[in-house]
Context: one part of a larger RNA
Molecule: large-subunit ribosomal RNA, domain IV
Organism: marine eukaryotic metagenome
RNA sequence: CUGUUGUUAAGGAACUCGGCAAAUUUGACCCGUAACUUCGGGAUAAGGGUCGCCCCUCAGGGUGAAGGUCUUUUCGACCGAAGCCUCAGGGGGCCGCAGUGAAAUGGUGCAAACGACUGUUUACUAAAAACACAGGUCUGUGCUAAGUCUUAAAGACGCCGUAUACAGACUGACGCCUGCCCAAUGCCGGAAGGUUAAGAGGAGGGGUUAGCAUUAGCGAAGCUCUGAAUUGAAGCCCCGGUGAAUGGCGGCCGUAACUAUGACGGUCCUAAGGUAGCGAAGUUCCUUGUCGGGUAAGUUCCGACCCGCACGAAAGGCGUAACGAUUUGCACACUGUCUCAACAACAGGCUCG
Numbered sequence: 001c002u003g004u005u006g007u008u009a010a011g012g013a014a015c016u017c018g019g020c021a022a023a024u025u026u027g028a029c030c031c032g033u034a035a036c037u038u039c040g041g042g043a044u045a046a047g048g049g050u051c052g053c054c055c056c057u058c059a060g061g062g063u064g065a066a067g068g069u070c071u072u073u074u075c076g077a078c079c080g081a082a083g084c085c086u087c088a089g090g091g092g093g094c095c096g097c098a099g100u101g102a103a104a105u106g107g108u109g110c111a112a113a114c115g116a117c118u119g120u121u122u123a124c125u126a127a128a129a130a131c132a133c134a135g136g137u138c139u140g141u142g143c144u145a146a147g148u149c150u151u152a153a154a155g156a157c158g159c160c161g162u163a164u165a166c167a168g169a170c171u172g173a174c175g176c177c178u179g180c181c182c183a184a185u186g187c188c189g190g191a192a193g194g195u196u197a198a199g200a201g202g203a204g205g206g207g208u209u210a211g212c213a214u215u216a217g218c219g220a221a222g223c224u225c226u227g228a229a230u231u232g233a234a235g236c237c238c239c240g241g242u243g244a245a246u247g248g249c250g251g252c253c254g255u256a257a258c259u260a261u262g263a264c265g266g267u268c269c270u271a272a273g274g275u276a277g278c279g280a281a282g283u284u285c286c287u288u289g290u291c292g293g294g295u296a297a298g299u300u301c302c303g304a305c306c307c308g309c310a311c312g313a314a315a316g317g318c319g320u321a322a323c324g325a326u327u328u329g330c331a332c333a334c335u336g337u338c339u340c341a342a343c344a345a346c347a348g349g350c351u352c353g
Base pairs, nucleotide, nucleotide: 001348002347003346004345005344006343007342008341010339011338014337019334027051028050029049030048031047036041038173052094053093054092055091056090057089060086061085062084063083067079068078069077070076095099107332108331109330110329111328112327113326114324115323119131120130135171136170137169138168139167140166141165147157148156149155174319175318176317177316179249180248181247184246185245186242187241188240189239190238193237194236195235199231200230204226205225206224207223208222211218212217250268251267252266253265254264277311278308289305290304291303292302293301
């Protein structure tokens, strides 16, 4: 010097991204215990007191083959002195700084965010606000079910179940709720018309050559290449429905007898122009917004305001008791985190031998 451990004057978070680490607290009994609440909780809330050893006294409990009562005289039931065991209370005394004398053994409170909760997860950098969850809703499926595995075969799961079932999707306890838009996309339903494949169909055209003409050429049958009209399903176009389907939910101008603001009016566009609730939010760029609170001093925090760059209603909205090795702010207690370092023990290093 390094590591581990221990102690520390005065102060007590001034340390630091942050009380990280450490310290405090810790058991049992008695007293006492708030807001809030889903009336279960919160709660060991918080906050206090007592605790050792010896002597005396005394209630209760267990056992109890002494003894007693009853009895169907029994391997019975009940009561029960002493002894032993156990456990409260009362009185007195003794010692120490200290009596759960060591060890094991919650620090606490207030406010906010998120997620209801117990649970699950990145085996080896993430345990969470992520996943799951009970509950909610929609859709499919009538049984050889839908769905799933599979040379897409047999077979199997679903299920030896039957719509209070099974499968898929979204949301995520509970409370109050869940607005407008079907123009686009999707899905469902419809079938009149338009379009539309293979196939059917075969008008017509070409090649070849028996033959005819003997000059050009024409050219049957067969074979072969091609091929119009006509017919031809679903789909698409079309007509409706559907948002807890994918999704979307405006702009400009003017206006009230101070000013400001604009209940009100005009106009353009749209499928419809964001309702309730919440809001500088885990979402706010400008921004350390403005005001209030807390501090001597607060880019964080809490309460408001609303000008929401760019919240918003099951990619749910807003609340919410309980819960959380979650996140944020504050306070009390406590401390070597710090002012500011010191000492000790142990293990190493280093120096000398």